[in-house]
Context: one part of a larger RNA
RNA sequence: AACGAACGCUGGCGGCAUGCUUAACACAUGCAAGUCGAACGCAUGUAGCAAUACAUGAGUGGCAAACGGGUGAGUAAUGCAUGGGAACGUCCCCUUAGGUUUGGGAUAACAGUUGGAAACGGCUGCUAAUACCAAAUGAUCCAGAGAUGGCAAAGAUUUAUCGCCAAAGGAACGGCCCAUGUUAGGUUAGGUUGUUGGUGGGGUAAUGGCUCACCAAGCCUGUGAUCUAUAGCUGGUCUGAGAGGAUGAUCAGCCACACUGGGACUGAGAUACGGCCCAGACUCCUACGGGAGGCAGCAGUGGGGAAUAUUGGACAAUGGGGGCAACCCUGAUCCAGCAAUGCCGCGUGAGUGAUGAAGGCCUUCGGGUUGUAAAGCUCUUUUAUCAGGGAAGAUUAUGACGGUACCUGAUGAAUAAGAUCCGGCUAACUUCGUGCCAGCAGCCGCGGUAAUACGAAGGGAUCUAGCGUUGUUC
Numbered sequence: 001a002a003c004g005a006a007c008g009c010u011g012g013c014g015g016c017a018u019g020c021u022u023a024a025c026a027c028a029u030g031c032a033a034g035u036c037g038a039a040c041g042c043a044u045g046u047a048g049c050a051a052u053a054c055a056u057g058a059g060u061g062g063c064a065a066a067c068g069g070g071u072g073a074g075u076a077a078u079g080c081a082u083g084g085g086a087a088c089g090u091c092c093c094c095u096u097a098g099g100u101u102u103g104g105g106a107u108a109a110c111a112g113u114u115g116g117a118a119a120c121g122g123c124u125g126c127u128a129a130u131a132c133c134a135a136a137u138g139a140u141c142c143a144g145a146g147a148u149g150g151c152a153a154a155g156a157u158u159u160a161u162c163g164c165c166a167a168a169g170g171a172a173c174g175g176c177c178c179a180u181g182u183u184a185g186g187u188u189a190g191g192u193u194g195u196u197g198g199u200g201g202g203g204u205a206a207u208g209g210c211u212c213a214c215c216a217a218g219c220c221u222g223u224g225a226u227c228u229a230u231a232g233c234u235g236g237u238c239u240g241a242g243a244g245g246a247u248g249a250u251c252a253g254c255c256a257c258a259c260u261g262g263g264a265c266u267g268a269g270a271u272a273c274g275g276c277c278c279a280g281a282c283u284c285c286u287a288c289g290g291g292a293g294g295c296a297g298c299a300g301u302g303g304g305g306a307a308u309a310u311u312g313g314a315c316a317a318u319g320g321g322g323g324c325a326a327c328c329c330u331g332a333u334c335c336a337g338c339a340a341u342g343c344c345g346c347g348u349g350a351g352u353g354a355u356g357a358a359g360g361c362c363u364u365c366g367g368g369u370u371g372u373a374a375a376g377c378u379c380u381u382u383u384a385u386c387a388g389g390g391a392a393g394a395u396u397a398u399g400a401c402g403g404u405a406c407c408u409g410a411u412g413a414a415u416a417a418g419a420u421c422c423g424g425c426u427a428a429c430u431u432c433g434u435g436c437c438a439g440c441a442g443c444c445g446c447g448g449u450a451a452u453a454c455g456a457a458g459g460g461a462u463c464u465a466g467c468g469u470u471g472u473u474c
Base pairs, nucleotide, nucleotide: 001473002472003471005470006469007468008467009466012346013345014344015343016342017341018339019338020304025302026301027300029299030298031297034063035062036061039060040059042057043056044055045054046053047052070257071256072255079182080181081180082179083178084177085176088174089173090172093170094169095168096167098165099164100163101135102134103133104132110125111124112123113122114121115120141150142149143148155162156161183229184228185227190220191219192218195217196216197215198214199213200212201211202210232254233253234252235251236247237246238245239244259280260279261278262277263276282293283292284291285290310336312335313334314333318332319330320329321328322327349379350378351377352376359370360369361368362367384411385410386409387408388407389406393401418463419462420461421460422459423444424443425442429458430457431456432455433454439446440445
């Protein structure tokens, strides 16, 4: 000098930040991912004589749910940082130039029946689609040396449009490879058998022992392999004149994880936090046959701890998902609440006032000091309280914040000062009490009857809504 701090005493206000560093311990409750009727049939309700229209509901279907949010357990290199590389992928978006033909069979919902305590099913029958399947056409696409062979589509509508298919290019994003750098230990010296390389199959979007068969016996290593311990990495942050040292909260980039371990499915994309399956531990329900769950999302609870906040408001803004749109969703986000946790700013009054009042303390008893300090007089109103007005943030409309910020007026010095220290280092001294006791102490050291070092008082010094102590780093 610094801090995501804690503790003690004290505490007026505002702005801006920050707030489980410990048990990646266990979690009650609510919310955190939906949306589309301009893909589809059905049911219910309303209006209507009806056709039909509108609303709602579960279901089929599409897109999203791989983003956003959290945490740092693991990881010493399948990571990160910087710089390169070739053998790749891409939903949505942009650009270009084309296509969008003809048919078919099902199925959920629903109805009936049936099993089960429940979770959830079974059987029979009916139905639609932008769901599924077949055929056609088909290139600049794919395969092939070539001849040639192969591959697609979906409609909706308020008639404005929105979609669908194949291809080329782009943008942006991602997968992969290489080099260099990246903690400690040698009381860890040898390690390795898909191991190192080749050939050939397989696999992947793609290179590759990625995997398999065969062949060779290699490969790494005192320039520290292997093993062990510790640790997410970086931009940065703190300190320092710098070189360095320490560190990696908040914010930003990357990585890893989602009760523990394993596995795949779907998909453009998944080691898939609020998906699935299996095993395990734990918790809950049960009619004992069987089921349900995963806060390291936002709040909140218990526990641990020196210690860390509200079961708040709003989608108004920014951004995201769905939708032609209206709009819906969004604990992302924006706000508010709590905390002197930090930084910054402001205030607790200003001027005048000497018979230097009273009181306190000291005294050589003369006086000195507290001290212009107070009182008194004259002012001011930041702040406070009350009243009135009242934004920007939003484009023409929509404001949670919020009747907030801010402005004006009224009242009245009114509502507002403490903490530590005073032997030297180190700014600041006397008296009384105590008597190696009680105690102090960062170091040196004080205290055994005149203690500036203990305790109290008066006085003083420093900082100030803080002051001191402890811890940690430089």